[in-house]
The prediction has a mean pLDDT of 81. A computed fold for a 72-nucleotide RNA from Chaetoceros neogracilis, annotated as transfer RNA. The RNAcentral record of the sequence draws on ENA.

C1' cells in the first nucleotide's frame, strides 16, 4: 500500500437501516443435595472500538482515526 475484524467478562449471531441488541459459556439468586457437582428457574451486565456525517431513523450506509489479523 491491498483486504478483513472490532457488538456483554469470554467466543460469536445480528448487516436488503425501522418492535425495547440477542445465544452459548462464565457470574448472582433460589430450588434440588447430607455437602459439592449436575440439571431447573429467575436475574445482573452494552456508550454496538472513537469521532464525524447522511437519513424521519444507524450496530447496519459513508469519512476520518485507533488496535489486531492477513496479503504485496
Nucleotide at each position: 500500500g491491498g483486504g478483513g475484524a472490532u457488538u456483554a467478562g469470554c467466543u460469536c449471531a445480528g448487516c436488503u437501516g425501522g418492535c425495547u441488541a440477542g445465544a452459548g459459556c462464565a457470574c448472582u439468586u433460589g430450588c434440588c443435595u447430607u455437602g459439592c457437582a449436575c440439571g431447573c428457574a429467575a436475574g445482573g451486565g452494552g456508550u454496538c472500538a472513537u469521532c464525524g456525517g447522511u437519513u424521519c431513523g444507524a450496530c447496519u450506509c459513508c469519512g476520518a482515526u485507533a488496535u489486531c489479523c492477513u496479503c504485496c